[in-house]
RNA sequence: CCAGACGGCCGGAUGGCCGCGCGCGCCCUUCGGGGCGGGCGAGGAAAGUCCGGGCUCCACGGGAAUAGGGUGCCGGGUAACGCCCGGCGGGGGCGACCCCAGGGACAGUGCAACAGAGAGCAUACCGCCGAACGGCGCGCGGCCGACGAGGUCGCGGGCGCGUGGCAAGGGUGAAACGGCGGUGUAAGAGACCACCGCGCUUCCGGCAACGGAAGCGGCACGGCAAACCCCACCCGGAGCAAGACCAAAUAGGGGCAGCAUGCCGGCUUCGGCCGGCGGACGCGUUCCCGCGUUGCUGCCCGGGUCGGUCGCGCGAGGCGCCUGGCGACAGGCGUCCCAGAUGAAUGGUCAUCCCCCGUCCUCGCGGCGGGGACAGAACCCGGCUUACAGGCCGUCUGGCGUU
Numbered sequence: 001c002c003a004g005a006c007g008g009c010c011g012g013a014u015g016g017c018c019g020c021g022c023g024c025g026c027c028c029u030u031c032g033g034g035g036c037g038g039g040c041g042a043g044g045a046a047a048g049u050c051c052g053g054g055c056u057c058c059a060c061g062g063g064a065a066u067a068g069g070g071u072g073c074c075g076g077g078u079a080a081c082g083c084c085c086g087g088c089g090g091g092g093g094c095g096a097c098c099c100c101a102g103g104g105a106c107a108g109u110g111c112a113a114c115a116g117a118g119a120g121c122a123u124a125c126c127g128c129c130g131a132a133c134g135g136c137g138c139g140c141g142g143c144c145g146a147c148g149a150g151g152u153c154g155c156g157g158g159c160g161c162g163u164g165g166c167a168a169g170g171g172u173g174a175a176a177c178g179g180c181g182g183u184g185u186a187a188g189a190g191a192c193c194a195c196c197g198c199g200c201u202u203c204c205g206g207c208a209a210c211g212g213a214a215g216c217g218g219c220a221c222g223g224c225a226a227a228c229c230c231c232a233c234c235c236g237g238a239g240c241a242a243g244a245c246c247a248a249a250u251a252g253g254g255g256c257a258g259c260a261u262g263c264c265g266g267c268u269u270c271g272g273c274c275g276g277c278g279g280a281c282g283c284g285u286u287c288c289c290g291c292g293u294u295g296c297u298g299c300c301c302g303g304g305u306c307g308g309u310c311g312c313g314c315g316a317g318g319c320g321c322c323u324g325g326c327g328a329c330a331g332g333c334g335u336c337c338c339a340g341a342u343g344a345a346u347g348g349u350c351a352u353c354c355c356c357c358g359u360c361c362u363c364g365c366g367g368c369g370g371g372g373a374c375a376g377a378a379c380c381c382g383g384c385u386u387a388c389a390g391g392c393c394g395u396c397u398g399g400c401g402u403u
Base pairs, nucleotide, nucleotide: 001399002398003397004396005395006394007393008392009391010390012353013352014351015350016349017348018347020041021040022039024037025036026035027034028033043374047385048384050383051382052381053380054379055239056238057237058236068235069234070233071232072231073087074086075085076084077083088102089100090099091098092097103230104229108228109227110224111223125170126169127166128165129164132163133162134161135159136158138156139155140154141153142152143151144150178196179195181193182192183191197219198217199216200215201214202213203212204211205210243310244309245308246307253301254300255299256298257297258296259295262277263276264275265274266273267272279294280293281292282291283290284289317336318335319334320333321332322331323330324329354372355371356370357369358368359367360366361364
């Protein structure tokens, strides 16, 4: 210098003017409010609302089981977690480093498309073999025949046609019933042997996951559980529109008082009250029949709605230093107070500077023009995930060059 890995940080700055929200102080007030001054006022993700909690209400005597949901190597951190840290195992990369829902497949059920000969007590398409049985040629010899033709028997050698042996190699597939080398064989094969893998046992190291060594087994027990399932552990429900309080008009409910109120019966404290019938009104379209309601005025009480107040800003809080720890983190000391809206404030504009892009030239940190991302609290906190112009810092890896 080039290429890359990991971690952390910033997310335009300053000032003037105008404006907005919430506290504070002072002054004025017709008590409704107004004026002045000063303070504070979005984020690393405020987002998605995915996970864990605080808080609130509801339910709940304790325990267990079932159903449903979730988590799933080990150890640690934490209020808790599916988060984080440190390890282990597996995979990828020359490397820094990165990725992995990573318990159980001898409890059971199930699945494997396509291709392929064969896919779950596996198979034989190409291929390899010619040992065994048969077949067909060839040579030699014996016998019959005639020493020929032909036949038959034996031996040798051949073909690879049938029965057959094999699964090494080719080919298919995500996966082909251990890998590789040798012995062996007709060819082969854990058939046998060494090493590796796998399983079991013992010992050693480690808290553990796991790792190492030795011995044994002769290979059998393949894959999928983000298929059902089994095992272990965790989980009550709803959410700030939670929830609490104050409380209008109108309508409706209850009580009291006054006035009004047809008949009958009962009671009576003689004021009235209760029941029935009738009347009136409403509903079932009308009749019959059934059901419901019972006049007017005034005052009071209680519930809900509109509206308002609280919840609601001191918290698992921020920053700095020290101590312990590899680390996540914990402890101690000091210091700071840091949004609180509810149609919802946190903005606009100007100047100077900063960064980026384009363009021009007299190449200067020059002139002109344009741009400065993603996004925006709404009860709060810890995480995860997602979005993001541009930039800074640190550690490390590989390569090239110079000394």